[in-house]
């Protein structure tokens, strides 16, 4: 840089001790110890390998499973932005930006 996905799912312990949730605003989490790190456990199924089905081989598609490489385990990517619709608050739909993850 390209493509795909992002309203599902899954937490305990350890040591340490102050901010953290990417970014600005909001709103949350945090000395009843957060975030990050380590250990163990788990979730998912992106890629590789495996099994089954599509009569057979190849290709392809679907399903199963979870061995390997990643990833993830507060809140929809926590929300926001633009347009449209409805509204008492506000909500819904579509689209975009940025970000995250995987494969190339």
């Nucleotide at each position: 840089c390209u493509u795909a996905u992002c309203c599902a799912g899954a937490g305990a312990g350890g040591g340490a001790g102050a901010g953290g949730g990417a970014c600005u605003g909001g709103c949350c989490c945090g000395a009843u110890g957060a975030u990050a790190c380590c250990u163990c456990a788990g979730c998912a199924a992106c890629a590789g390998a495996u099994u089954c089905u599509a009569a057979u081989u190849a290709a392809u598609a679907g399903a199963a499973a979870a061995c390997u490489g990643u990833g993830c385990u507060a809140a929809u990517u926590c929300c926001a932005c633009a347009a449209g619709c409805a509204u008492g608050a506000u909500g819904c739909u579509u689209g975009g930006a940025a970000g995250a993850u995987a494969a190339g």
SAM riboswitch aptamer (S box leader) from uncultured Rossellomorea sp., 104 nucleotides, folded computationally.
RNAcentral holds the sequence, with entries from MGnify.
It matches the Rfam family "SAM riboswitch aptamer (S box leader)". Its family is annotated with regulation of gene expression in the Gene Ontology.
The coordinates come from a structure-prediction model, not an experiment, and the mean pLDDT is 83.